This is a predicted structure of a 596-nucleotide part of an RNA (large-subunit ribosomal RNA, domain I) from a Thermodesulfobacteriota bacterium. Its Rfam family is "Bacterial large subunit ribosomal RNA". Taxonomically the source falls in Thermodesulfobacteriota (Bacteria, Pseudomonadati).
Context: one part of a larger RNA
RNA sequence: GGCGUGCGGUGGAUGCCUUGGUACCAGGAGGCGAUGAAAGACGUGGUUGGCUGCGAUAAGCCUUGGGGAGCCGCUAAACAGGCUUAGAUCCAGGGAUUUCUGAAUGGGGAAACCCGGUUCGUGUAAUGACGGAUCAUCUAUUGCUGAAUACAUAGGCAAUAGAGGCGAACGAAGGGAACUGAAACAUCUAAGUACCUUCAGGAAAAGAAAACAAAAGUGAUUCUCCGAGUAGCGGCGAGCGAAAGGGGAAAAGCCCAAACCGGACAUGUGUGAUAGCCCGAAAGCGUUGCAUGUUCGGGGUUGCGGGGUUUUGUCGGAGAAGGUUUCGGACUUCUCAGAAAGUUACAAAUCUUGUCUAUAGCCGAAUCCUCUGGAAAGGGGAACCAUAGGGGGUGACAGUCCCGUAGGCGAAAUGGACAAGACUUUCCGGACGAAAAACCCGAGUACCGCGGGACACGUGGAAUCCUGUGGGAAUCUGGAAGGACCAUCUUCCAAGGCUAAAUACUACCUGGUGACCGAUAGUGAACAAGUACCGUGAGGGAAAGGUGAAAAGUACUCCGAGAGGAGAGUGAAAUAGUAUCUGAAACCGCUUGCCU
Numbered sequence: 001g002g003c004g005u006g007c008g009g010u011g012g013a014u015g016c017c018u019u020g021g022u023a024c025c026a027g028g029a030g031g032c033g034a035u036g037a038a039a040g041a042c043g044u045g046g047u048u049g050g051c052u053g054c055g056a057u058a059a060g061c062c063u064u065g066g067g068g069a070g071c072c073g074c075u076a077a078a079c080a081g082g083c084u085u086a087g088a089u090c091c092a093g094g095g096a097u098u099u100c101u102g103a104a105u106g107g108g109g110a111a112a113c114c115c116g117g118u119u120c121g122u123g124u125a126a127u128g129a130c131g132g133a134u135c136a137u138c139u140a141u142u143g144c145u146g147a148a149u150a151c152a153u154a155g156g157c158a159a160u161a162g163a164g165g166c167g168a169a170c171g172a173a174g175g176g177a178a179c180u181g182a183a184a185c186a187u188c189u190a191a192g193u194a195c196c197u198u199c200a201g202g203a204a205a206a207g208a209a210a211a212c213a214a215a216a217g218u219g220a221u222u223c224u225c226c227g228a229g230u231a232g233c234g235g236c237g238a239g240c241g242a243a244a245g246g247g248g249a250a251a252a253g254c255c256c257a258a259a260c261c262g263g264a265c266a267u268g269u270g271u272g273a274u275a276g277c278c279c280g281a282a283a284g285c286g287u288u289g290c291a292u293g294u295u296c297g298g299g300g301u302u303g304c305g306g307g308g309u310u311u312u313g314u315c316g317g318a319g320a321a322g323g324u325u326u327c328g329g330a331c332u333u334c335u336c337a338g339a340a341a342g343u344u345a346c347a348a349a350u351c352u353u354g355u356c357u358a359u360a361g362c363c364g365a366a367u368c369c370u371c372u373g374g375a376a377a378g379g380g381g382a383a384c385c386a387u388a389g390g391g392g393g394u395g396a397c398a399g400u401c402c403c404g405u406a407g408g409c410g411a412a413a414u415g416g417a418c419a420a421g422a423c424u425u426u427c428c429g430g431a432c433g434a435a436a437a438a439c440c441c442g443a444g445u446a447c448c449g450c451g452g453g454a455c456a457c458g459u460g461g462a463a464u465c466c467u468g469u470g471g472g473a474a475u476c477u478g479g480a481a482g483g484a485c486c487a488u489c490u491u492c493c494a495a496g497g498c499u500a501a502a503u504a505c506u507a508c509c510u511g512g513u514g515a516c517c518g519a520u521a522g523u524g525a526a527c528a529a530g531u532a533c534c535g536u537g538a539g540g541g542a543a544a545g546g547u548g549a550a551a552a553g554u555a556c557u558c559c560g561a562g563a564g565g566a567g568a569g570u571g572a573a574a575u576a577g578u579a580u581c582u583g584a585a586a587c588c589g590c591u592u593g594c595c596u
Stems, first nucleotide, its partner, number of pairs: 001595004006590004015581001016546002020517002022514007029506002031166002039101003042055003046079002049075003061095006070083003106115003116135007137163009170201001171199005181188001185235001211218002222249005232240002253498003256442001260298010276285002278329006303476001305441003309436007317336006338427005350422010361409003367382005383400002385389001391403003447471008457483001478493005533540002553580001556567004
């Protein structure tokens, strides 16, 4: 010196553990905000760095309930001082306070700062100062004012109401890629995806046939399983990819526009006593009337076409009032009675009561002896409960020790659901027919040409839907569709609107589950984590868990300047000593066997 043995050091793998994650399920909730949000800054404790809470009333104030012996949050113990059976701390409902920034909104601004106006008050001899309230913009409505410019309009001012910003995904709409695939690439694909913008809701969107179908029929929409990777589309390449029909989930239907009637207003027109004042007769009135436009009320809503108008038939509870007057008839309005419906659409608010439920809680069965051990829940023996043998904890493995579990009970206050009533609305006030006449039935629309886009469908024979541009109908003897187009036939009624459920999603709350992870895993984050740190900034972004059952965390002595040790002591264990469970390997020592 090498190889090996034994004992250590270093190191932190492995094993075990879990306070943290992760995926999904069920229920709830699905918003917050000018009554100032989300997010923050700065403060706030007797001593206070961080976290949490809170806001100059500042780890809190008031009140209503719960609860019942301790309490003054965590790191994190201590000192000092307090509170509490006259019920504290704590939990829940409601309320008060809530600095400054932030949509930020009196003006400004380099966020958390600076500077004001008006008005009321405090204070001063007075000014300065201080405190309360108020003062942004836009939109809508109403009112007052009011230019050039006479009326007017613009503009200005005020009042009232609303908006603004934030938020995970889901939704609708407006814009809209490329990589990629086609084994290159241009049509095509990726894909109407990613992304940007606007807007909304707890869902959104769609939706009550100008639909499908095919000689038979269906009967709004949405979602789903088949139909079917079919029919088709396609440099007929890559690829894209239906529908009818059938089975299910869920089911709900309605309102306007117009014709016509009436009221009001505006404009025009008209007669000198008539076309008007509901009709008949008489008297009377006359700014009546008529036409057009606007607006309000009634009417009306359909495809065996419907509605309106006029005439007419049958039926239709009672009463009152009305018009220029009287009589008769008719009409309109109101009241009562009767009937029906309802706050998710078809009109729309609010309150009361009851039940259930959410937000604190409460009750809740049953075991002892002995052995081993530091410790019993383990072994042995003998019992008990069970609508409870889910789970967690306790010095090792506990149905009967603790918290709980099954089961049962509970709310002053606030919220939710449902039911009933109040209440509101509608019908009755019209309904069912017949005939006549031909008034209405959504217009720069349908449709056509050109250019695009959407439809599974790439211009194709290309229907259907949307529309940039140019033309441009009809009103039921009408119009659209049935995949060019025409005829026959069939179906439907566009150019207005509303509409629950079945469907999508989960930032958030509660509960649960896992052939999910177990500290290089699982979230980036089990720890002071979006922290430390890096970057001008946008942004990037860690590492870091474990003594022990209990700190019982080693009094005292000795060596040492200390660090660190040796005794002693605690403990079951100290090679469990806070550099702490286990403690692998690399690497470094000491010991010694063999070889050289």
The prediction has a mean pLDDT of 84.